[in-house]
Molecule: small-subunit ribosomal RNA
Organism: uncultured organism
RNA sequence: AGAGUUUGAUCCUGGCUCAGGGCGAACGCUGGCGGCGUGCCUAACACAUGCAAGUCGAACGAGAACCUCUCCGACUUGUCGGAGAGUAGUACAGUGGCGAACGGGUGAGUAACGCGUAAGUAAUCUGCCCUCAGGUCGGGGACAACUCAGGGAAACUUGGGCUAAUACCCGAUGAUGCAGCGGGCCCUUCGGGGCACAGUUGUUAAAGGUGGGCUCUUCUACCCUAUCACCUGAGGAUGAGCUUGCGUCUGAUUAGUUAGUUGGUGAGGUAACGGCUCACCAAGGCAACGAUCAGUAGCUGGUCUGAGAGGACGACCAGCCACACUGGGACUGAGACACGGCCCAGACUCCUACGGGAGGCAGCAGUGGGGAAUCUUGCGCAAUGGGGGCAACCCUGACGCAGCGACGCCGCGUGACCGAUGAAGCUCUUAGGAGUGUAAAGGUCUGCCGUGAGGGAAGAACCUCCCGGUCUUCAAUACAUAUCGGGACUGACGGUACCUCGCAAGAAAGCUCCGGCUAACUCCGUGCCAGCAGCCGCGGUAAUACGGGGGGAGCAAGCGUUGUCCGGAAUUAUUGGGCGUAAAGGGCGCGCAGGCGGUCAGGCAAGUCGGAUCUGAAAUCCUACGGCUUAACUGUAGAACUGGAUUCGAAACUGUCUGUCUUGAGUCCGGUAGGGGGAAGCGGAAUUCCUGGUGUAGCGGUGAAAUGCGUAGAUAUCAGGAGGAACACCUGUGGCGAAAGCGCUUUCCUGGACCGGUACUGACGCUGAGGCGCGAAAGCGUGGGGAGCGAACAGGAUUAGAUACCCUGGUAGUCCACGCUGUAAACGAUGAGCACUUGAUGUGGGGGGAUUCGACCCCCUCCGUGUCGAAGCUAACGCGAUAAGUGCUCCGCCUGGGGACUACGGCCGCAAGGCUGAAACUCAAAGGAAUUGACGGGGGCCCGCACAAGCGGUGGAACAUGUGGUUUAAUUCGAUGCAACGCGAAGAACCUUACCUGGGCUUGACAUGCUAGCGCCAGUCCCUGAAAGGGGAUGUCCCCUUGUCUUCGGACUUGGGGCGCUUGCACAGGUGGUGCAUGGCUGUCGUCAGCUCGUGUCGUGAGAUGUUGGGUUAAGUCCCGCAACGAGCGCAACCCCUGUCCUUAGUUGCCAGCACGUUAUGGUGGGGACUCUAAGGAGACUGCCCCGGAAAACGGGGAGGAAGGUGGGGAUGACGUCAAGUCAGUAUGUCCCUUACGUCCAGGGCUACACACGUGUUACAAUGGUCGGUACAAAGGGUCGCGAACCCGCGAGGGGGAGCAAAUCCCAAAAAACCGGUCUCAGUUCGGAUUGGAGUCUGCAACCCGACUCCAUGAAGGAGGAAUCGCUAGUAAUCGUAGAUCAGCAUGCUACGGUGAAUACGUUCCCGGGCCUUGUACACACCGCCCGUCACGCCAUGGAAGCUGGCAGUACCCGAAGUCGCCGGCCCAACUCCGGCUUGCCGGGGAGGGAGGCGCCGAAGGUAAGGCCAGUAACUGGGGCGAAGUCGUAACAAGG
Repeated sequence: AGAGUUUGAUCCUGGCUCAGGGCGAACGCUGGCGGCGUGCCUAACACAUGCAAGUCGAACGAGAACCUCUCCGACUUGUCGGAGAGUAGUACAGUGGCGAACGGGUGAGUAACGCGUAAGUAAUCUGCCCUCAGGUCGGGGACAACUCAGGGAAACUUGGGCUAAUACCCGAUGAUGCAGCGGGCCCUUCGGGGCACAGUUGUUAAAGGUGGGCUCUUCUACCCUAUCACCUGAGGAUGAGCUUGCGUCUGAUUAGUUAGUUGGUGAGGUAACGGCUCACCAAGGCAACGAUCAGUAGCUGGUCUGAGAGGACGACCAGCCACACUGGGACUGAGACACGGCCCAGACUCCUACGGGAGGCAGCAGUGGGGAAUCUUGCGCAAUGGGGGCAACCCUGACGCAGCGACGCCGCGUGACCGAUGAAGCUCUUAGGAGUGUAAAGGUCUGCCGUGAGGGAAGAACCUCCCGGUCUUCAAUACAUAUCGGGACUGACGGUACCUCGCAAGAAAGCUCCGGCUAACUCCGUGCCAGCAGCCGCGGUAAUACGGGGGGAGCAAGCGUUGUCCGGAAUUAUUGGGCGUAAAGGGCGCGCAGGCGGUCAGGCAAGUCGGAUCUGAAAUCCUACGGCUUAACUGUAGAACUGGAUUCGAAACUGUCUGUCUUGAGUCCGGUAGGGGGAAGCGGAAUUCCUGGUGUAGCGGUGAAAUGCGUAGAUAUCAGGAGGAACACCUGUGGCGAAAGCGCUUUCCUGGACCGGUACUGACGCUGAGGCGCGAAAGCGUGGGGAGCGAACAGGAUUAGAUACCCUGGUAGUCCACGCUGUAAACGAUGAGCACUUGAUGUGGGGGGAUUCGACCCCCUCCGUGUCGAAGCUAACGCGAUAAGUGCUCCGCCUGGGGACUACGGCCGCAAGGCUGAAACUCAAAGGAAUUGACGGGGGCCCGCACAAGCGGUGGAACAUGUGGUUUAAUUCGAUGCAACGCGAAGAACCUUACCUGGGCUUGACAUGCUAGCGCCAGUCCCUGAAAGGGGAUGUCCCCUUGUCUUCGGACUUGGGGCGCUUGCACAGGUGGUGCAUGGCUGUCGUCAGCUCGUGUCGUGAGAUGUUGGGUUAAGUCCCGCAACGAGCGCAACCCCUGUCCUUAGUUGCCAGCACGUUAUGGUGGGGACUCUAAGGAGACUGCCCCGGAAAACGGGGAGGAAGGUGGGGAUGACGUCAAGUCAGUAUGUCCCUUACGUCCAGGGCUACACACGUGUUACAAUGGUCGGUACAAAGGGUCGCGAACCCGCGAGGGGGAGCAAAUCCCAAAAAACCGGUCUCAGUUCGGAUUGGAGUCUGCAACCCGACUCCAUGAAGGAGGAAUCGCUAGUAAUCGUAGAUCAGCAUGCUACGGUGAAUACGUUCCCGGGCCUUGUACACACCGCCCGUCACGCCAUGGAAGCUGGCAGUACCCGAAGUCGCCGGCCCAACUCCGGCUUGCCGGGGAGGGAGGCGCCGAAGGUAAGGCCAGUAACUGGGGCGAAGUCGUAACAAGG
């Protein structure tokens, strides 16, 4: 830092997706160790059990027991009873003090002064703590505990009695406190505040404990002293309350809100300001700079990400807030409206004797539940901190530790070195080998970790005690306080960290991925199945994408997946985007607020800039240096915290104030053009209608028609009249207007613009959210009007249909007046304003110059309106002073496609509808511009037997042949529009043959090798059989070599090789599949003229140019031009045949002349002249002439020539297309079969037959048939052959065998033609199918199933519908001949010659093709693409009678607890008054307090009417998606 994905390709726009980092995570697989962190994100759901806040005996009163010891008594000698001492002034409990408001938890609520930040409090409080000053006197009465008597199941409670205090009360004293009066000084924001300043009046305090000492010892008390505690006041510190500026999420489909509301006066209340509360008065307060309402949310330091700016988050740690089952309330207190306090109400749970009670884990553990998911009912107060205490000490689930969890971060390990026969196994393989791989094994070594043993910390220093010293206080060397030195005591973790030694590689690797993005490839399985997938996309028989194996890549005690955040995304753009056509300029104007604003000078200092001060908590981040072996982690210091406030300065710019200027803007004067607007008149042409005349049969309309009109007189024509609407020519990329829009003409009223002058004002300006106005057509309302036109509607046509296009009619409407509507492709698809930036050329309006008598032409200039273009811009197209260039200002708008110009809500409208305007769901695109193709019922040019002009056919008949179909045991297989169908097949009776039936064989019919055995081979014969096969007999192989024997013939033997047989193993074999795995070959477009490349140039690029253009050609053939210049494959030519001539040669060919011979014949001699043969040459090149053309290419004509413009024919087929054809010609990958899908054999089938099609043959006759006669070819073939003469047969043929390996002989007769005869228009003397009979030939064999011959038979067919084929000259047509295949079989095929035409005006149309151009939404490319309804399935969603739930508010009812207020009676120790006496008691009154009652307020609850939100619903609306459904054809080409 980017990448993938829209296309055939390209550039752009634009969305989707990926690679990175993070997490309090979860899930899957796996899991060795340690350190440091971290762990209910869900149900603020409910909670069993234990613990989490107590402490003080140095405030106070009271005060046990178990047990031990002693004594006494009773006696059943080890028990009971009693007393005393100890236990013990202990425990439990109580009064009292302090604490319990801290610490700990949670995030529900809260959008708020809640939080953050900066200020204020002169409007406040502050226990414990510190400093300072002063003080602590004299009295009194109670209540718990306890005891007695009751109630209750319990919780608990009632009454009587006793008692202490640092509890409570009264009095005294008292100030600098507080309050009042009244002065002084100072400050002030004028409200007020401060003063250790003087005076005066009133008022408010207290408590003691302990140690030591003294008097004295019997204790206590008094007193002195120290200390702790206490009271008053002042100050500090800390903490808290309150107030204020600024900042703090989303929605406007929430726009108005508020009655204690806003302010004032007074009062009350509070620690304190304040509507905080109340009474009265006023009518304010808030809000587009977003009030109110709704939704969401604890806030921050910070955390994550990011280059940053930002974005997201707010676990752990730290600060603040809020809450403690839900709601309300106060009490106590320095502090609470109080998590482990109280009261009330509610829900829930538990106990109950049914009468009543108890409870609140969002403390630590733990349980249930919820959930994808989150731990031990651990140890300890040793440390740190907190509460109480003089202290010891006690308490402390704060905290320190341990446990569990790979949840995270960090560190370490699973060994190191050597080790190649590169082992085995596995995988792949081209079968050779390669990989795994130094990996293993094996050897040497080490010891992190593990295990065993031994040693063993730091964290501990306080407090306290002891010893010693110093200071202070004191009468005191006691005591005490403070402090120094030494000693003693204290560890949960934990025998842990760490160290040493022994043992031993021993116990420790997985997960994901390997098509591209993205590092990593092969085999098998599967066969659009199973599956994968983040996006693009893989899978339909060769899957690097599925599953497995091998191998590889990456990370590693983890690895993947899921979720989520930031990033990439400049994809909300401040940094840093856009709006002509991709999404996006408001239809246009006026204009409030707002934003922005010309020139000069001066003042101020809000913005701005600089300095200083305060603050910005700590932690975090960063830097440096330290501590744990390292790191994570952590300590110290620094920097930073980009912010806020105060203050001092600066004055360029912005702002503001004052003054000035004239260029922006406006006014004035003089001119000018104009379909600018409104109103009222007027004019002619035309259409229609009416009246009358002339006139007669049609008119009208269309592609063609018909409906319609017309003999009741139309159309046409003439005259007159009526009425409405619109204004031809002029008319022009000409004018005016803001836009919509405006066109005969006249008058009136009226807006704006331009030019010239430069007199006046002096920035008065620009833009403009809301708002207001204007706003085509259509439409709506009311009333008119209505000629023409004309939705709807009717009829006629068209059509498969035609609710359309065309035609005939025709109502609303179109017109006018008034009022609505408010939308358009309201477009320049381009907001308004200002400034700047080379030009050329038209045109409208004005002014000037020059010239002139004047006008024009010409030049300059201002305003408008066009075209072309520079720079520049743009994705390109294009724009280009009328910008889409360069800048500034303001407004509007956009953020993927569909859903959706929709729904809901709101506003507007009479309605139609308009404005505003989503979501669910769904897709991986949707788009813009340009490129190359292809296509078009687009255009231009041009070819072709393409049409046309002709000739002959096919389609009808019969037969042949091929195919489809059907049939069959099998009818083997392939070929299927052109480009399959007399095709593969140049020849199926067996064979062929691949098919079927049946009978056999299994290393096989065929190839190679190995192993073992045989030598029985082959051949011949026999049996069986349809044959193949099976069985048997005969038959003792060949070569080389060793050795022995030898009668030298040979025999035996060793080894090797060959051949054959048998056995076994490798393998053979397959016309089995795949032509969509292939090679090769072929068809086709097409013998069409095209297809490309190099370099250069142009373009961001795909690409273009060249190859286009003007001519020309059969041709991209050639010429000319040209940012192209060249080149290649094609075209042409070179090759073959043929046409003329020449040369050479002359047998088997030829025979002119000569000779011989024959009935006759080149038969013979001979000849090379000719024909011919077959080799070489010549010839034709637009070479020559004329004309045209561009002085070209070339074309037209002519001459000469056998041939003339490619002479005719052939061979030759560019880049490519059709996944065209062929695995059955051969080759070949892969799959499949292996006693069979191989192989052998017999028979059958490929020859079937209701039909359909293609290709042919023969015909339908007289241009013919038939009979007879007479001519003339070319090219071929022949020894397993062609086969003559001659004989036989009607004939096919037979016999015969000459000649010939062939210019010699044979096949071989050419036929049509020509001559003559006959037939005479008839299903025939046409036609020959079919059938019967008899034969011939080939062959092992003609039944299925050959060809031919003879006799007989004698079908259809009388020229072939729609449609369709071939051919342009030696062609069509017609006639025969030969050959390949082949034993035989030809109407097919391939060749050959004979006879031998007609027609082509021409390119409009059909088909095919080439080039240029145009449009395109096509690119598997028009056999393309694609739209809507309907039907079916699935999904989300709107409406809906209703039903259900939630939330907040309003009004009223009821009204708990409680504060406050009031209250006749009731109750009460202290203080006070009075009275009585027994002089410390009684009685009464008062003050004060309490219960109770009443009142205000008031939670929950209830009632009522609405609001908002959500869920659900019969039915209903559209939408999206879905495989190959239905109907049509709307759009893309002029899409008909």